Glycine riboswitch aptamer from a marine sediment metagenome, 89 nucleotides, folded computationally. Rfam family: Glycine riboswitch aptamer. The family has 44 seed sequences and 9,425 matches in Rfam 15.1.
[in-house]
RNA sequence: UUGGCUCUGGAGAGUGGUCGUAAGCGACCCACCGAAGGGGAACGCGGGCUUGCUCUCGCUGAUCUCUCAGGUGCCAAGGACAGAGGGGC
Numbered sequence: 001u002u003g004g005c006u007c008u009g010g011a012g013a014g015u016g017g018u019c020g021u022a023a024g025c026g027a028c029c030c031a032c033c034g035a036a037g038g039g040g041a042a043c044g045c046g047g048g049c050u051u052g053c054u055c056u057c058g059c060u061g062a063u064c065u066c067u068c069a070g071g072u073g074c075c076a077a078g079g080a081c082a083g084a085g086g087g088g089c
Base pairs, nucleotide, nucleotide: 005085006084007083008082009081014030016029017028018027019026020025031072032071033070037068038066039065040064044059045058046057047056048055049052
């Protein structure tokens, strides 16, 4: 320095409809969110020659974009990211 671990903080989106259930809740349809993960790709870097108005190849890859996955109907859980995880008196 990096990764892991522990603790703490941590956003967004359903007062929709139908069915089942005593209820809790579950399933489906529709609608929606981006901050698990994933895809794309901007910026940046390097190379090549035919040096390009807009070439081409590779690396990297954003909190951008897509919404596959995941999530949205108390809570909980998850959650990118951030802080802390020294000694003596």